[in-house]
Context: one part of a larger RNA
RNA sequence: UGACGGGGGCCCGCACAAGCGGUGGAGCAUGUGGUUUAAUUCGAUGGUACGCGAGGAACCUUACCUGGGUUUGACAUACACACCGAUGCCGGAGAGAUUCGGCAGCGCAGCAAUGCGGGUGUGAACAGGUGCUGCAUGGCUGUCGUCAGCUCGUGUCGUGAGAUGUUGGGUUAAGUCCCGCAACGAGCGCAACCCUUGUUAAUAGUUGCCAGCAUUAAGUUGGGCACUCUAUUGAGACUGCCGGUGAGAAAUCGGAGGAAGGUGGGGACGACGUCAAAUCAUCAUGCCCCUUAUGUCUUGGGCUACACACGUACUACAAUGGCUAUUACAGAAGGCAGCGAUGGCGCAAGCCGGAGCGAAUCCCCAAAGAUAGUCCCAGUUCGGAUUGUGGGCUGCAACCCGCCCAUAUGAAGUCGGAAUUGCUAGUAAUUGCAGGUCAGCAUACUGCAGUGAAUACGUUCCCGGGUCUUGUACA
Numbered sequence: 001u002g003a004c005g006g007g008g009g010c011c012c013g014c015a016c017a018a019g020c021g022g023u024g025g026a027g028c029a030u031g032u033g034g035u036u037u038a039a040u041u042c043g044a045u046g047g048u049a050c051g052c053g054a055g056g057a058a059c060c061u062u063a064c065c066u067g068g069g070u071u072u073g074a075c076a077u078a079c080a081c082a083c084c085g086a087u088g089c090c091g092g093a094g095a096g097a098u099u100c101g102g103c104a105g106c107g108c109a110g111c112a113a114u115g116c117g118g119g120u121g122u123g124a125a126c127a128g129g130u131g132c133u134g135c136a137u138g139g140c141u142g143u144c145g146u147c148a149g150c151u152c153g154u155g156u157c158g159u160g161a162g163a164u165g166u167u168g169g170g171u172u173a174a175g176u177c178c179c180g181c182a183a184c185g186a187g188c189g190c191a192a193c194c195c196u197u198g199u200u201a202a203u204a205g206u207u208g209c210c211a212g213c214a215u216u217a218a219g220u221u222g223g224g225c226a227c228u229c230u231a232u233u234g235a236g237a238c239u240g241c242c243g244g245u246g247a248g249a250a251a252u253c254g255g256a257g258g259a260a261g262g263u264g265g266g267g268a269c270g271a272c273g274u275c276a277a278a279u280c281a282u283c284a285u286g287c288c289c290c291u292u293a294u295g296u297c298u299u300g301g302g303c304u305a306c307a308c309a310c311g312u313a314c315u316a317c318a319a320u321g322g323c324u325a326u327u328a329c330a331g332a333a334g335g336c337a338g339c340g341a342u343g344g345c346g347c348a349a350g351c352c353g354g355a356g357c358g359a360a361u362c363c364c365c366a367a368a369g370a371u372a373g374u375c376c377c378a379g380u381u382c383g384g385a386u387u388g389u390g391g392g393c394u395g396c397a398a399c400c401c402g403c404c405c406a407u408a409u410g411a412a413g414u415c416g417g418a419a420u421u422g423c424u425a426g427u428a429a430u431u432g433c434a435g436g437u438c439a440g441c442a443u444a445c446u447g448c449a450g451u452g453a454a455u456a457c458g459u460u461c462c463c464g465g466g467u468c469u470u471g472u473a474c475a
Base pairs, nucleotide, nucleotide: 001475002474003472004471005470007469008468009467010466011465012464013463015459016458019423020422021421022420023419026315027314029312030311031310032309033308034306035305042053043052064301065300067298068297069296070295073126077125079123080122081121082120083119084118087104088103089102090101091100092099093098107116108115109114128290129289131288133286137284138283139279141277142275144273149188150187151186152185153184154183155164156163157162168179169178170177194267195266196265197264199235200234201233202232203231204230205229208225209224210223213222214221238261241255242254243253244252245251317416321375322374323373324372325371326370327369334363335362338357339356343352344351345350382413387408388407389406390405391404392403393402429451430450431449432448433447434446435445
């Protein structure tokens, strides 16, 4: 100087407390461990792995296993020699990779010989490796932590390691600011600048809108651009104003005005460093290893196994509910190998057909909600697992191993032990919708809106962190 202490002081955080809803019990989805297997490819493993890489494993993907092939190679660049017109189609064998045969088929230059470009074969350089090492590395990332810290120059003090500044008194979300001070300044962080949301002005008025006028089944049409909205440029918030407190400070408390008030809400943004943290399987890369194989092509299988254990979700156990009928209101996205209306068929999944739309124009039903009826507390008209049968869709192909529909079946489950978790406001809870991935496949992920709470006395305690100080046999 640090680190540590079941030392002390001060302070903060959904850390506790106050509340609301969960997990832990059931079924199922998914990931992991374990076990099994020819293979169940590999990685991630306290916090900081476990709906994670994977934002979508039937084949492909695919790295694993089985069998069948191949060896200058599936891919690249030269070189030498030899042969050939590129390339396409058909048939036989085969699980396919592949192999055998047939047919069609004239790039450029040059009179020509031939050359250029291309292909095949042989040879030798080389290719190739999702093989090893993340403890050889780059890059990228997690975490402490959006915590308020981490340092430097000059000066001063100390023999020196070092100290000072950065400590102290206040204050702040903040090493934020003020005052004081052997320090004076500065840098990386904080904040601000960026995006979005909340108010408004100007400009613009179609595909958007409709106040007044006319018109219609309908903003449908004439008309209009006031309003809504859209999107560009501005304005607006700064403790600016008033009062109290405070050290004539910084600031804080209350108030006014205001759409908004003290960082307005949300996002992006992550200091010096820590964990030899993660990744050689995104990529790049040193060393080592393989080179008729650890490369490469291919068939089928596996990654989907199943006594069990754990994590994360979904659905429930019902009446604040289930079912039936009628009816209302979004936002944000996406769309041409696409979205697909009206219409017809089907109980339905879906099919036929194809208007419109490269989209403020066309497509895309919101659901919870409201109204009425029914059920009458039961393993039920709750719950939907499981299984039988019949169908639909995608796709060469749904057996291993997809999704959906109809019908029948109708399991566990009556609110969950010890324990444990999220959340402070348009939040939790609850309700649907969309997108990416994608031929098909979503209870996951990323977004979007609808309805919309309770509670916070407070900091004694648990956990994590900051700062000052103290002890130390630790570095």

Predicted 3D model of a 475-nucleotide part of an RNA (small-subunit ribosomal RNA, 3' major domain) from an uncultured rumen bacterium. The RNAcentral record of the full RNA draws on ENA and SILVA.